[in-house]
Transfer RNA from a Candidatus Nealsoniibacteriota bacterium, 73 nucleotides, folded computationally. The RNAcentral record of the sequence draws on ENA. The source organism's lineage runs through Bacteria, Bacteria candidate phyla and Candidatus Nealsoniibacteriota. Its mean pLDDT, the model's own confidence on a scale to 100, is 81. Rfam family: tRNA. Rfam classes the family as a transfer RNA. From the family's description: Transfer RNA (tRNA) molecules are approximately 80 nucleotides in length. Its family is annotated with triplet codon-amino acid adaptor activity in the Gene Ontology.
RNA sequence: GCCGGUGUAGCUCAACAGUUAGAGCAGGAGCAUCAUAAGCUCAAGGUUACGGGUGCAACUCCUGUCACCGGCA
Numbered sequence: 001g002c003c004g005g006u007g008u009a010g011c012u013c014a015a016c017a018g019u020u021a022g023a024g025c026a027g028g029a030g031c032a033u034c035a036u037a038a039g040c041u042c043a044a045g046g047u048u049a050c051g052g053g054u055g056c057a058a059c060u061c062c063u064g065u066c067a068c069c070g071g072c073a
Stems, first nucleotide, its partner, number of pairs: 001072007010025004018056001028042004049065005
């Protein structure tokens, strides 16, 4: 330099055009216990990396930039 992939909650990942982006873990509150752990319940937590475009509607499609990973040279 060229090609491909990934970027979503603190972490690991879903959602792959169609209402309000969900789950597990971690953290918080509660129940229970003599107490703690385990268990159960609840709530909170998001500018979907950053711009632009298409479209009634974009996490999703197209495009530019950035970061990371892999391959070729």